[in-house]
RNA sequence: GCGUCUAUAGUUCAACGGAUAGAAUGGCAGUUUCCGGAACUGCAGAUGAGGGUUCAAUUCCCCCUAGACGCA
Numbered sequence: 001g002c003g004u005c006u007a008u009a010g011u012u013c014a015a016c017g018g019a020u021a022g023a024a025u026g027g028c029a030g031u032u033u034c035c036g037g038a039a040c041u042g043c044a045g046a047u048g049a050g051g052g053u054u055c056a057a058u059u060c061c062c063c064c065u066a067g068a069c070g071c072a
Stems, first nucleotide, its partner, number of pairs: 001071007010025004018055001027043005048064001050062003
């Protein structure tokens, strides 16, 4: 330099172009307990940046950024 893949809660992962973007774990609060842990209930928390297509984009297209791999 060229090509392929990846980027979503703090972390690990889901999500036919249309659901309030979900789950586990973690965090906070409560119930329980002598206290804590466990258990149960509730709450908060995310689509890497910029454009485009579309009635509608996490999803499709372009470009950038970061990372992984292959070729040279």
Transfer RNA from a Patescibacteria group bacterium, 72 nucleotides, folded computationally. NCBI's taxonomy places the organism under Bacteria, Bacteria candidate phyla. The prediction has a mean pLDDT of 82.